[in-house]
Predicted 3D model of a 72-nucleotide RNA (transfer RNA) from a marine sediment metagenome. The sequence is in RNAcentral, with records from MGnify. Its Rfam family is "tRNA". Rfam classes the family as a transfer RNA. Its mean pLDDT, the model's own confidence on a scale to 100, is 82.
RNA sequence: GCCGAAGUAGCUCAAUGGUAGAGCAACGCUCUUGUAAAGCGUAGGCUGGAGGUUCAAGUCCUCUCUUCGGCU
Numbered sequence: 001g002c003c004g005a006a007g008u009a010g011c012u013c014a015a016u017g018g019u020a021g022a023g024c025a026a027c028g029c030u031c032u033u034g035u036a037a038a039g040c041g042u043a044g045g046c047u048g049g050a051g052g053u054u055c056a057a058g059u060c061c062u063c064u065c066u067u068c069g070g071c072u
Base pairs, nucleotide, nucleotide: 001071002070003069004068005067006066007065010024011023012022013021018055026042027041028040029039030038048064049063050062051061052060
């Protein structure tokens, strides 16, 4: 230099262009003499950044950043 993959909650991951979810973690409550476990609930995201298409974009298009892999 060229090609490909990934980027979404604190972490690991989902999500046919149509209200962004789950598990674990955190917090609260119940239970317990107390802790843990268990059960119930709450909060936490402007989906790496910028622009475009669209009535509507995490998803499609362009540019860009970071990480990983391959080729030379």